[in-house]
Context: one part of a larger RNA
């Protein structure tokens, strides 16, 4: 001396559930595995320390002694900790119940209006479209424009908001079904809790498979421009795809670049969801404190900086994941998974 870290330097798993395991509230009694006190045994040799000897000295070596953890036997203690008990101990953690309440939370079927495109018909005539400027393109076989009827698919203007809900991905026209949250009451159970290796499930977009659908948009490919060239940016048309059903894939700057839980630690000011007290004849408005979310600026403290700051990156405890110089490389090989694309796991040599 016996790690230090993870917002931005390497490093939080995409998210949840949950097995093993780790950790775990209050009271009384009892036992004493752990823990701690004491006695004793044992504690190889070499090494270390130390008295002395031998190589001229030293390194080295020989020899006497010391030190000494883990371990065993017996005795004692019970603060912590653990086991057991309390006929069915307790209620503050955690559930449940009741009364309210907000919500783009989920799923499925049905439905609504505006717009785009297309079809048919009417009016109407020479252009339209596009761009920085043009051209490709469309149009006398009557377009564009305008009016009416109709068809189809996809998306839901205004409300709309540093607004809301959800574990995350994510979620917005209306209706039906359904889950969770929050507040209040303090009524029930009585520690039933927290985390969670493996494991299971969910998981944007793109992509894959089968069958549908296809209005708009649009990778690829085509044409027109631009340019020295233009495999681009711009324009014209346009296929997969985007949509639906049922499977697969399992990854993202899956980001708050910040794992989850619990406790206490200045105030201020917005906003969403509640119930309460005061004021008021009552309602409304207002004032005050309070619980749960979501923002802003800002003390103490922290931080290399930027900044964070009761929604912590501060202060403590519990559990999981991960990092250990750059490149090689999230690659090779092997294994597991996948229809494939590929995913997960994951190095060496060499080099600076």
């Nucleotide at each position: 001396c016996u790690g230090c870290g993870c917002a931005u330097a390497a490093a939080g798993g995409g998210c949840u559930c949950g097995u093993a395991a780790g950790c775990g509230g209050u009271a009384u009694g009892u036992c004493g595995c752990g823990u701690c006190c004491u006695c004793u045994g044992a504690g190889a040799a070499a090494u270390u320390c130390c008295a002395g000897g031998g190589c001229u000295u030293a390194u080295c070596u020989c020899c006497a002694g010391u030190c000494g953890u883990a371990c065993g036997u017996g005795c004692a203690a019970u603060a912590c900790c653990g086991g057991c008990a309390u006929a069915c101990a307790c209620u503050u953690g955690a559930u449940u119940a009741c009364u309210g309440u907000a919500c783009g939370g989920u799923u499925a079927a049905c439905u609504g209006g505006a717009a785009u495109u297309c079809c048919u018909g009417g009016u109407g005539u020479a252009g339209c479209g596009g761009a920085a400027g043009a051209a490709u393109g469309c149009g006398c076989a009557g377009a564009u424009a305008u009016c009416a009827c109709g068809a189809u698919g996809a998306a839901c203007a205004c409300c709309g908001a540093u607004a809301g809900c959800g574990a995350a991905c994510g979620c917005a026209g209306a209706u039906a079904c359904u889950g969770g949250g929050c507040a209040g009451u303090u009524a029930c159970u009585g520690a039933c809790g927290c985390u969670g290796a493996g494991g299971a499930g969910c998981g944007a977009a793109a992509g894959c498979a089968u069958g549908g659908g296809u209005a708009g948009c649009c990778a690829c490919g085509a044409g027109g421009a631009u340019u020295a060239g233009a495999u681009a940016c711009c324009c014209u048309g346009g296929u997969a795809g985007u949509c639906c059903a049922c499977g697969c894939u399992g990854u993202a700057a899956a980001c708050g670049g910040u794992g989850g839980g619990c406790g206490a630690u200045a105030g201020g000011u917005g906003u969403g969801a509640g119930g309460g007290u005061c004021u008021u004849u009552u309602c409304a408005c207002g004032a005050c404190a309070u619980u749960c979310g979501u923002g802003c600026a800002g003390u103490a403290g922290c931080u290399a900086c930027c900044g964070c700051a009761u929604u912590c990156a501060g202060u403590g405890c519990c559990c999981c994941g991960c990092g250990u110089g750059g490149g090689g490389a999230g690659u090779a090989c092997g294994g597991c998974c996948g229809c494939a694309a590929g995913g997960c796991u994951a190095a060496u040599a060499c080099u600076c």